[in-house]
RNA sequence: UAAUAUCUUUGGGGUUUGGUGCAAUUCCAUACCGGCAGUAAAGUCUGCAAAGCACGAAUGCGUUUCGUGCCCGACGGGGUGAAAGUCCCCGACCGACGGUAAAGUCCGGAUGAGAAAAGAGUUUA
Numbered sequence: 001u002a003a004u005a006u007c008u009u010u011g012g013g014g015u016u017u018g019g020u021g022c023a024a025u026u027c028c029a030u031a032c033c034g035g036c037a038g039u040a041a042a043g044u045c046u047g048c049a050a051a052g053c054a055c056g057a058a059u060g061c062g063u064u065u066c067g068u069g070c071c072c073g074a075c076g077g078g079g080u081g082a083a084a085g086u087c088c089c090c091g092a093c094c095g096a097c098g099g100u101a102a103a104g105u106c107c108g109g110a111u112g113a114g115a116a117a118a119g120a121g122u123u124u125a
Stems, first nucleotide, its partner, number of pairs: 001125003006120005017029003031105002033095002035048004043093002052070007075091005097108003
C1' cells in the first nucleotide's frame, strides 16, 4: 500500500398564511421538503436502499425473522464551460402502506429496518 474476518458509532427533511365546511395541517389557493453511491456538484440520469406484493424456509404456532423473485414516482428551455439532463437563470413535475373529510409534510408500524459513511482492528500478500 492492497485485499479482508470482526466490532463500534453515525445514518430523512417538510403544511406557512388564507378559503369552504359540522368536521380537513387531508379539499382549494399559497407555502415547505428532498436518503445512499457514481458522474462537472443531481428529488427528476445510472445504480442502490426503504415501502408494497408473492413464494419458500426457520420458529416458542403468537407473531416474528431470514431468503428469493416481482414491483418501484417525476424535466424541459436558455447560459457558461474542454466536459453539466448535475452548476447559474427561467418555467415545470414527482412522492409507499394503514388511520382519519380524500395526507410527500399529521398520527401509526418505527426506540424498527437500511443503502452507505466514518473509526477501530484481525489475517494475508
This is a predicted structure of a 125-nucleotide RNA (FMN riboswitch aptamer (RFN element)). The model forms 100% of the base pairs in the Rfam consensus. The sequence was found by an Rfam model in a public genome assembly. The prediction has a mean pLDDT of 82. Rfam family: FMN riboswitch aptamer (RFN element). From the family's description: The RFN element is a highly conserved domain that is found frequently in the 5'-untranslated regions of prokaryotic mRNAs that encode for flavin mononucleotide (FMN) biosynthesis and transport proteins.